Predicted 3D model of a 72-nucleotide RNA (transfer RNA) from a Minisyncoccota bacterium.
NCBI's taxonomy places the organism under Bacteria, Bacillati, Minisyncoccota.
It matches the Rfam family "tRNA". The family's RNA type in Rfam is transfer RNA.
RNA sequence: GCCGUCGUAGCUUAGCGGUAAAGCACGUCAUUGGUAAUGACGAGACCAAGGGUUCGAUCCCCUUCGACGGCU
Numbered sequence: 001g002c003c004g005u006c007g008u009a010g011c012u013u014a015g016c017g018g019u020a021a022a023g024c025a026c027g028u029c030a031u032u033g034g035u036a037a038u039g040a041c042g043a044g045a046c047c048a049a050g051g052g053u054u055c056g057a058u059c060c061c062c063u064u065c066g067a068c069g070g071c072u
Stems, first nucleotide, its partner, number of pairs: 001071007010024004018055001026042005048064005
C1' cells in the first nucleotide's frame, strides 16, 4: 500500500428496512435472625462518526476513525 471481518447497555451477545432484545452486572421490594441464594419489579444503549438512498435506516451505498486477520 491492497483485501476482508467487526464496532449495539458497565461486560458478553441478538436483532438482514417499520420508533432495539436477552444473559450477567446495577437499583428497589419480598423472603431470612443476618448474609448468600431465590422471586417480583425497575433503570440503563437514539446502534463508532459524518453524508447519501428511502415515506421510513442498527440494517442498503460512500467517506472517515478504531480493533482484528490476510496479501505484498
RNAcentral holds the sequence, with entries from ENA.
Model confidence (mean pLDDT): 83 of 100.